[in-house]
RNA sequence: GGACGUGUAGCUCAGAGGCAGAGCAGUCGGCUGUUAACCGUCAGGUCGAGAUUUCAAAAUUCUCCAUGUCCGCCA
Numbered sequence: 001g002g003a004c005g006u007g008u009a010g011c012u013c014a015g016a017g018g019c020a021g022a023g024c025a026g027u028c029g030g031c032u033g034u035u036a037a038c039c040g041u042c043a044g045g046u047c048g049a050g051a052u053u054u055c056a057a058a059a060u061u062c063u064c065c066a067u068g069u070c071c072g073c074c075a
Base pairs, nucleotide, nucleotide: 001071002070003069004068005067006066007065010024011023012022013021018055026042028040029039030038048064049063050062051061
């Protein structure tokens, strides 16, 4: 440098055109002699950035950024 993939909550991920979600972690509470476990509750989001199509975009298209795999080039 080229091809392909990934980017959504603190972590791991789902959502492939129509309400942004789950598990774990965290808060508060219940339970327990205590802890763990268990149950309930609350909070947590620039859906990587900008633009584009659309009545409507996390999702389409374009450019860029970060990152992974493979290939190539130089030494």
About this RNA:
The RNA shown here (transfer RNA) has 75 nucleotides and comes from a Saprospiraceae bacterium. Its Rfam family is "tRNA". Rfam's curators write: Transfer RNA (tRNA) molecules are approximately 80 nucleotides in length. Gene Ontology term of the family: triplet codon-amino acid adaptor activity.